[in-house]
Small-subunit ribosomal RNA, central domain from a soil metagenome, 350 nucleotides, folded computationally. Its mean pLDDT, the model's own confidence on a scale to 100, is 89. Its Rfam family is "Bacterial small subunit ribosomal RNA".
Context: one part of a larger RNA
RNA sequence: UUGGGCGUAAAGCGCUUGUAGGCGGCUUGUUAAGUCGCGUGUGAAAUCCCUUGGCUCAACCAAGGAAGUGCGCGCGAAACUGGCGAGCUCGAGUGCCGGAGAGGGUCGCGGAAUUCCCGGUGUAGAGGUGAAAUUCGUAGAUAUCGGGAGGAACACCAGUGGCGAAGGCGGCGACCUGGACGGACACUGACGCUGAGACGCGAAAGCGUGGGGAGCAAACAGGAUUAGAUACCCUGGUAGUCCACGCUGUAAACGAUGGAUGCUAGCUGUGGCGGGUUUUGACCCCUGCCGUGGCGCAGCUAACGCAAUAAGCAUCCCGCCUGGGAAGUACGGCCGCAAGGCUAAAACUC
Numbered sequence: 001u002u003g004g005g006c007g008u009a010a011a012g013c014g015c016u017u018g019u020a021g022g023c024g025g026c027u028u029g030u031u032a033a034g035u036c037g038c039g040u041g042u043g044a045a046a047u048c049c050c051u052u053g054g055c056u057c058a059a060c061c062a063a064g065g066a067a068g069u070g071c072g073c074g075c076g077a078a079a080c081u082g083g084c085g086a087g088c089u090c091g092a093g094u095g096c097c098g099g100a101g102a103g104g105g106u107c108g109c110g111g112a113a114u115u116c117c118c119g120g121u122g123u124a125g126a127g128g129u130g131a132a133a134u135u136c137g138u139a140g141a142u143a144u145c146g147g148g149a150g151g152a153a154c155a156c157c158a159g160u161g162g163c164g165a166a167g168g169c170g171g172c173g174a175c176c177u178g179g180a181c182g183g184a185c186a187c188u189g190a191c192g193c194u195g196a197g198a199c200g201c202g203a204a205a206g207c208g209u210g211g212g213g214a215g216c217a218a219a220c221a222g223g224a225u226u227a228g229a230u231a232c233c234c235u236g237g238u239a240g241u242c243c244a245c246g247c248u249g250u251a252a253a254c255g256a257u258g259g260a261u262g263c264u265a266g267c268u269g270u271g272g273c274g275g276g277u278u279u280u281g282a283c284c285c286c287u288g289c290c291g292u293g294g295c296g297c298a299g300c301u302a303a304c305g306c307a308a309u310a311a312g313c314a315u316c317c318c319g320c321c322u323g324g325g326a327a328g329u330a331c332g333g334c335c336g337c338a339a340g341g342c343u344a345a346a347a348c349u350c
Base pairs, nucleotide, nucleotide: 003322004321005320006319007304008303012318014201015200017198021194022193023192025088026087027086028085029084030083031082033081034080035077036076037075038074039073040072041071042070049065050064051063052062053061054060091191092188093187094186095185096183097182098181103177104176105175106174107173108172109171110154115149116148117147118146119145120144121143125136126135162169163168206247207246208245209244210243211242215241216240220236221235222234223233258317259316260315261314262313263312266295267294268293269292270291271290272289273288274287275286276285299306300305323350324349325348332343333342334341335340
């Protein structure tokens, strides 16, 4: 629990699909549940209000009246909401054609580089730093040439470029597969929006089983630095990082901005598709739709700023906030192998 709010002050669920529910386009008929009108019954008394009266007045008391926003029943109205029926096409969707894309999954392939191994050349250093040392090297290192092994990541292209609901996605090819966009017509005929619960997806780290392990690298060891140095720097280095399957379910999961629809000056860049003009053709130019940036008016804002990708003007639905700390904690419940997650207080204190 009335309100006022949620970019940065407290506040948008990490994201989707969708159940209940809430809300819902245009025309028409009908109904009369909501709605509105009239009547009627009820709405105890006392109290409140009005009039009159009784105590010398008043308080107080008595009588009469009114009121009682409500509910029941009857009759009526039919604009709006709802129900039922009929129809429509602009919302939504389907079919057809077309191109764009790191969208997802599986399999395969490629080159550069690092490391390691083998062989050749070659000799005393190499490496590293602010300077050094630990470290590697005459058992031949570093450098260089040839060969081989293996793992991981894909330079340039690359772009406030693209795709995806979000997390996220980047070498090349094949196969399987999702979505969006453009175009002209045809079709369905409101089939829509949102979405409590619920199901699913969900970076990194972490966990389980099995594999893999080049580079990097928590922990750890050593060398430095320093007053100290459980750090920053250096030499090493194990989990991990990679793969398969299963779990975890978090994040500054951010645009710190929920979703949908409509409306509201302009200027400029860029990605995709189309139309016009022109041309042999392409470009340029004009223009339509979808996306993605920069600026900017009105308006909004506490300001910063936002400004057709709104934080403007409106409608619908969901989520959330209500002083700081204690605390996203305790307890309980649910989930998890664990780590922990979700839900979520109070005493006390300022």